[in-house]
Predicted 3D model of a 71-nucleotide RNA (transfer RNA) from Candidatus Humimonas sp. It matches the Rfam family "tRNA". The family's RNA type in Rfam is transfer RNA. The prediction has a mean pLDDT of 83. NCBI's taxonomy places the organism under Bacteria, Pseudomonadati, Gemmatimonadia, Candidatus Palauibacterales, Candidatus Humimonas.

């Protein structure tokens, strides 16, 4: 340069266009002699702007961060 991916709580990941789950970690609590384990309850998230729709994490067009490929 020019192709192609990927962007979701701190972290690694789901989600037919129709309330954003789950794990682990965090913060509180129960239990305990403590502290680990176990349970129980929390807070934290769709990479940005527009469009399409009755509705968008998802479809679509531009941008922005990251990655392979050629050359």
């Nucleotide at each position: 340069u020019g192709g192609c991916c990927c962007u979701u709580g701190g972290u690694g990941u789901a989600a037919u266009g129709g309330c954003a789950g789950c794990a682990c970690g965090c913060g509180g609590g129960a239990c305990u002699u403590u502290g680990g384990a176990u349970c129980c309850c929390g807070a934290a998230g769709c990479c940005c702007u527009g469009g399409u729709u009755c509705g968008a994490c998802c479809c679509c067009a531009g941008g922005a961060g990251g990655g392979c490929c050629a050359a």